Description:
A computed fold for a 176-nucleotide RNA, annotated as Lysine riboswitch aptamer. The sequence was found by an Rfam model in a public genome assembly.

RNA sequence: UUUCAAAGUAGAGGUGCGUUUUUCAAGAGUAUGCGGGCGAAUAUCAUAAGGGAUAGGCGAAGCUCGUAAAAAGGGGAAAACGCCGAAGAAGGAAAAGGCCUUAUCCUGUUUCUUCUGGUUGUGCGGUUAAGAGCCGUACGACUGUCAUUGUAACCCAAUGGAGCGCUACGAAGCAA
Numbered sequence: 001u002u003u004c005a006a007a008g009u010a011g012a013g014g015u016g017c018g019u020u021u022u023u024c025a026a027g028a029g030u031a032u033g034c035g036g037g038c039g040a041a042u043a044u045c046a047u048a049a050g051g052g053a054u055a056g057g058c059g060a061a062g063c064u065c066g067u068a069a070a071a072a073g074g075g076g077a078a079a080a081c082g083c084c085g086a087a088g089a090a091g092g093a094a095a096a097g098g099c100c101u102u103a104u105c106c107u108g109u110u111u112c113u114u115c116u117g118g119u120u121g122u123g124c125g126g127u128u129a130a131g132a133g134c135c136g137u138a139c140g141a142c143u144g145u146c147a148u149u150g151u152a153a154c155c156c157a158a159u160g161g162a163g164c165g166c167u168a169c170g171a172a173g174c175a176a
Stems, first nucleotide, its partner, number of pairs: 001176002004173001008169004014084001016083009032068007042055004046104006087116008096107003117143011145161006
């Protein structure tokens, strides 16, 4: 001096991602409260068994009439904020909560592993009050990026790869 290049810093993709708040629809004339009728012994505390508590012949469950009448999870829109493995999904683990014990289930939290570059269309499957939406998957479309090939080169096209990627700065270090 050259090649390669770890850590670190910054950045790009676009109907890009997430969170919060506000608002709207749905949930729903449902849950529930009160009053009436039938009814006649159970009902509630996630499910099963056992236990416990509470309500109940001053009338439980269930059905029905009238009246009053929500909320949460999930979703649309807007704004703000934080971002570009943003984030999402699947599986496992831990401790916590759902009255207690055992088993299961559910909820959120933390953590680990695997998969997905992003958006989108259609089919199928799943979730759900409902697909409204979302997730998975198959086949397509668009798009960013890198590599290879074509070209003298650019543009462009084709093929392929994956975010553990790509671009810029940077330069520990190895090698020559």
The model forms 100% of the base pairs in the Rfam consensus.
The prediction has a mean pLDDT of 77.